This is a predicted structure of an 80-nucleotide RNA (c-di-GMP-I riboswitch aptamer) from a Candidatus Methylomirabilota bacterium.
The organism belongs to Methylomirabilota (SeqCode), within Bacteria.
RNA sequence: UUCCGAUAAAGGCAAACCAGUCGCGAGGCUGGGACGCAAAGCCACCGGUCAGCAAUCGGGCUGACAGCGGGGUUACCGAA
Numbered sequence: 001u002u003c004c005g006a007u008a009a010a011g012g013c014a015a016a017c018c019a020g021u022c023g024c025g026a027g028g029c030u031g032g033g034a035c036g037c038a039a040a041g042c043c044a045c046c047g048g049u050c051a052g053c054a055a056u057c058g059g060g061c062u063g064a065c066a067g068c069g070g071g072g073u074u075a076c077c078g079a080a
Stems, first nucleotide, its partner, number of pairs: 004078002012037002017032006035067001041073003045070003048065006
């Protein structure tokens, strides 16, 4: 350094739900909250799921989800 992940140490993030707000919607943001997470940091490239629109047979276009999986990239600590 890479792989790896401990009854280690220092920390970090924040599900559901509630309030406010944006959006046609999926969903996003802010505050509270804490189910959990060793990348639950970031990226929509691939698959998947969800929403909107159109259409009546072409399975199309647009958007969302990174806490669904794969992949890319960056990163704290250092036991076995």
The sequence was found by an Rfam model in a public genome assembly.
The model forms 95% of the base pairs in the Rfam consensus.